[in-house]
RNA sequence: CGAAACUUCGGCGAUGAAGCUCGCCGUAACCGCGCGCUCGCGCUGAUGGCUUCUACUGAACG
Numbered sequence: 001c002g003a004a005a006c007u008u009c010g011g012c013g014a015u016g017a018a019g020c021u022c023g024c025c026g027u028a029a030c031c032g033c034g035c036g037c038u039c040g041c042g043c044u045g046a047u048g049g050c051u052u053c054u055a056c057u058g059a060a061c062g
Stems, first nucleotide, its partner, number of pairs: 009026005016053006032043005
């Protein structure tokens, strides 16, 4: 000086917040899908997963 592993710490998982849990990353993890084709149109979901709240959307009732 470089590499690997472990611990600690921090970050991330297609739009918000809280709790629990899982995975990934150490400048990377991450940045949805379809059609046409380089630029336009269309579609699903606020979760990685679960629960709750908020926002949005649909239906019914008062």
Fluoride riboswitch aptamer (crcB RNA motif) from an Actinomycetes bacterium, 62 nucleotides, folded computationally. Taxonomically the source falls in Actinomycetes (Bacteria, Bacillati, Actinomycetota). Of the family's consensus pairs, 100% are formed in the model. Its mean pLDDT, the model's own confidence on a scale to 100, is 79.